[in-house]
A computed fold for a 75-nucleotide RNA from a Desulfovibrionaceae bacterium, annotated as c-di-GMP-I riboswitch aptamer. The sequence was found by an Rfam model in a public genome assembly. Taxonomically the source falls in Desulfovibrionaceae (Bacteria, Thermodesulfobacteriota, Desulfovibrionia, Desulfovibrionales). The coordinates come from a structure-prediction model, not an experiment, and the mean pLDDT is 85.

RNA sequence: CUGCUGCAAGGCCAAACUGAGUGUGAAUUCAGGACGGAAAGCCACGGGUCUCCGAGAGACAGCCGGGCUGCCAGC
Numbered sequence: 001c002u003g004c005u006g007c008a009a010g011g012c013c014a015a016a017c018u019g020a021g022u023g024u025g026a027a028u029u030c031a032g033g034a035c036g037g038a039a040a041g042c043c044a045c046g047g048g049u050c051u052c053c054g055a056g057a058g059a060c061a062g063c064c065g066g067g068c069u070g071c072c073a074g075c
Stems, first nucleotide, its partner, number of pairs: 003075004012037002017032006035062001041068003045065003048060005
């Protein structure tokens, strides 16, 4: 450096639910909270699901695949 693996430590993220804000909505932001996660970091490229004032515009990266980047330990 590359590949594979994830039993430890130190850290990291944070589902449901609750409160508040934004949005017509899917949802999202902040706080609390932990079901989980080794890319649950980022990107709507393919598929998928969902929304709306619907022939167009959006949401979901914690649905699957793909791309880019990356911590620790072991082999």